Annotation
The RNA shown here (transfer RNA) has 77 nucleotides and comes from a Rhodospirillaceae bacterium. Model confidence (mean pLDDT): 81 of 100. Rfam family: tRNA. The family's RNA type in Rfam is transfer RNA. RNAcentral holds the sequence, with entries from ENA.
RNA sequence: GCGCCCGUAGCUCAGCCAGGUAGAGCAGUAGACUUUUAAUCUAUUGGUCACAGGUUCAAAUCCUGUCGGGCGUACCA
Numbered sequence: 001g002c003g004c005c006c007g008u009a010g011c012u013c014a015g016c017c018a019g020g021u022a023g024a025g026c027a028g029u030a031g032a033c034u035u036u037u038a039a040u041c042u043a044u045u046g047g048u049c050a051c052a053g054g055u056u057c058a059a060a061u062c063c064u065g066u067c068g069g070g071c072g073u074a075c076c077a
Base pairs, nucleotide, nucleotide: 001073002072003071004070005069006068007067010026011025012024013023020057027045028044029043030042031041032040050066051065052064053063054062
C1' cells in the first nucleotide's frame, strides 16, 4: 500500500442483514431491608450511535469519504 472486521451509556455489549420511540447487564444515585456494612429488592440517572456528506417523510441501520483500533497479505505477474 491492498483486503476484511470493529467503533452505540463510565465499562462489556445487543440492535444494523429487512430504515420507523436507542436498549440489556455491570456501574452511579435515591429508597426499602439490616444494629452497621455487605448482599438482596424497588425506583432512577446516564447517548452529537467515531467524524463529515448524500439518499429518504424518516438513518445507529443504506451509499460515499475521512479518522481510530484489530487481523491478514507483501507471493506471482